[in-house]
RNA sequence: AGGCGCGUAGCUCAGCUGGUUAGAGCGCUACCUUGACACGGUAGAGGUCUGGGGUUCGAGUCCCCACGUGCCUACCA
Repeated sequence: AGGCGCGUAGCUCAGCUGGUUAGAGCGCUACCUUGACACGGUAGAGGUCUGGGGUUCGAGUCCCCACGUGCCUACCA
């Protein structure tokens, strides 16, 4: 330099053919339970869906550019 993939909650990840409210598990907080802890139960907080632009009545989802990241190839040595 080129090709392919990935970027969604603190972490690991779902999210169908674009469709109206964005989710799960773990973690976190409060309460219940216990002499106390753990386990368990109940409730809750937590999101610029990487950024920008475009298409559309409507975009996490489609298109373009940029950024970050993983793998492969090439080049230099």

This is a predicted structure of a 77-nucleotide RNA (transfer RNA) from an Acidobacteriota bacterium. The coordinates come from a structure-prediction model, not an experiment, and the mean pLDDT is 81. The source organism's lineage runs through Bacteria, Pseudomonadati and Acidobacteriota. Rfam family: tRNA. The family's RNA type in Rfam is transfer RNA. About the family: Transfer RNA (tRNA) molecules are approximately 80 nucleotides in length. It was read from a public genome assembly.